[in-house]
RNA sequence: AAAAGUCUUCGGGGCAAGGUGUAAUCCCUGACCGGCGGUUAAAGCCCGCGAGCGGAAUCUUUUCUCAUAAAAUUUUCCGCAGAAUCGGUGAAAUCCCGAUGCCGACGGUAAAAGUCCGGAUGGAAGAAGACAAAG
Numbered sequence: 001a002a003a004a005g006u007c008u009u010c011g012g013g014g015c016a017a018g019g020u021g022u023a024a025u026c027c028c029u030g031a032c033c034g035g036c037g038g039u040u041a042a043a044g045c046c047c048g049c050g051a052g053c054g055g056a057a058u059c060u061u062u063u064c065u066c067a068u069a070a071a072a073u074u075u076u077c078c079g080c081a082g083a084a085u086c087g088g089u090g091a092a093a094u095c096c097c098g099a100u101g102c103c104g105a106c107g108g109u110a111a112a113a114g115u116c117c118g119g120a121u122g123g124a125a126g127a128a129g130a131c132a133a134a135g
Stems, first nucleotide, its partner, number of pairs: 005131006017029003031115002033104002035049004044102002052080006060072004084100005106118003
């Protein structure tokens, strides 16, 4: 001065108590929970990301003599999808304190699920560390 990684570990919580019913942690009263990064200051509801769903392209595998086709899978891209106000403190807060609210993928179920079961002993936003490189 330039270029650029490799590996390891970690990485989500929650229906108490009651009611109805043949049957509900799914309905009703009520209870409980809050991933990751950022933001003058600590955020489920401010800005993004992730998980989920749909579509396109693509890799591989299986079925098949081959092709077509189907299923599963990898990677990339596009799209869809949630919710907050008031007061206080302060230099600064939709983040703190007080009050009152609101929101929550897909499939399953003897009955409609943020909380049960399942995909998931998975994946991921990311966090920490080691090594390499450089100084």

Annotation: FMN riboswitch aptamer (RFN element) from a bacterium, 135 nucleotides, folded computationally. The sequence was found by an Rfam model in a public genome assembly. The coordinates come from a structure-prediction model, not an experiment, and the mean pLDDT is 78.